The part of an RNA shown here (large-subunit ribosomal RNA, domain IV) has 332 nucleotides and comes from Ziziphus jujuba var. spinosa. The RNAcentral record of the full RNA draws on Rfam. The organism belongs to Ziziphus jujuba, within Eukaryota.
Context: one part of a larger RNA
RNA sequence: CUCUCUCUAAGGAACUCGGCAAAAUAGCCCCAUAACUUUGGGAGAAGAGGUGCCUCCUCACAAAAGGGAUCGCAGUGACCAGGCCAGGGCGACUGUUUACCAAAAACACAGGUCUCUCCAAAGUCAUAAGACCAUGUAUGAGGGCUGAUGCCUACCCAAUGCUAGAAGGUCAAGGAAGUAGGUGACCUAAUAAUAGGGGAGGCGAUGAUCAAAGUCCCGAUGAACGGUGGACGUAACUAUAACGGUCCUAAGGUAGAAAAAUUCCUUGUUGGAUAAGUUUCGACCCGCAUGAAAGGUGUAACGAUCUAGGUACUGUUUCGGAGAAAGGCUUG
Numbered sequence: 001c002u003c004u005c006u007c008u009a010a011g012g013a014a015c016u017c018g019g020c021a022a023a024a025u026a027g028c029c030c031c032a033u034a035a036c037u038u039u040g041g042g043a044g045a046a047g048a049g050g051u052g053c054c055u056c057c058u059c060a061c062a063a064a065a066g067g068g069a070u071c072g073c074a075g076u077g078a079c080c081a082g083g084c085c086a087g088g089g090c091g092a093c094u095g096u097u098u099a100c101c102a103a104a105a106a107c108a109c110a111g112g113u114c115u116c117u118c119c120a121a122a123g124u125c126a127u128a129a130g131a132c133c134a135u136g137u138a139u140g141a142g143g144g145c146u147g148a149u150g151c152c153u154a155c156c157c158a159a160u161g162c163u164a165g166a167a168g169g170u171c172a173a174g175g176a177a178g179u180a181g182g183u184g185a186c187c188u189a190a191u192a193a194u195a196g197g198g199g200a201g202g203c204g205a206u207g208a209u210c211a212a213a214g215u216c217c218c219g220a221u222g223a224a225c226g227g228u229g230g231a232c233g234u235a236a237c238u239a240u241a242a243c244g245g246u247c248c249u250a251a252g253g254u255a256g257a258a259a260a261a262u263u264c265c266u267u268g269u270u271g272g273a274u275a276a277g278u279u280u281c282g283a284c285c286c287g288c289a290u291g292a293a294a295g296g297u298g299u300a301a302c303g304a305u306c307u308a309g310g311u312a313c314u315g316u317u318u319c320g321g322a323g324a325a326a327g328g329c330u331u332g
Base pairs, nucleotide, nucleotide: 001327002326004324005323006322007321008320010318011317014316019313027051028050029049031047036041038148052070054068055067056066058064071075083311084310085309087307088306089305090303091302095107096106111146112145113144114143115142117140123132124131125130149298150297151296152295154228155227156226160224161221163219165217168216169215170214174210175209178206179205181203183201186197187196188195189194229247230246232244233243256290268284269283270282271281272280
């Protein structure tokens, strides 16, 4: 020096991104316990006291209580063994997760809601047979979103989606009356190359017309995908604009909460906490760019969560010091 520990005057977080680390608390008995609350909790709240050994007594031999005596600085004498309080954000909770850098505010969850599905169910796997769903049957099964509970969940169906609609427009394969073409059984020329006639059938082309879904059309639908304005003027100080007309739109953001896990300007302004506070808490609202199941807003309990404060405590620090075990180093 490294590592693991022990002690440290006075101060006690002045350290630091941050009380990280360490210290402190600690068992059992007794007393005593607030706000708030979903009445279960909160709660081991907080806080105060006791604790050895001997003896007596109540007594049942256990346990507990009481009286007395006695020793020490110290009696849960070692080991073992909660620090606590009061705010805020997020998530209700227990649970789950990136085996080996993330345990969380992420996932899940009970609850809510929408949608599909009548059984050979929908959905999924497979070319198929077949299988799962399910030896289930709508209080069932699949899918989407939200996420306990309380109070609530506004406006817009123009676009996109889904859904409904015996009319109408459009519209494929396919069928097809008809029509141009070619082939041509058959007939005639005494026979025949061949020529003339004939027109059934086959072929192939075109084709009036018939023709489903879809689409157009017409409705409905937001806990479907989504969206939820602008510029002017106006009150008897000023300022502001309840108010007025105007342009545009499918409709112009309601309740709520709000410099927020969202606020760029920004350390916004104001009040509290400090001697001093870019953080924090209470307000304000001028929202670059909040907002209602991509849920809004409260909330007891809970959290190895994040954030700010206090108390106790301490070598975190002022600022160092002393010591111990092991290693390192030197010599043998």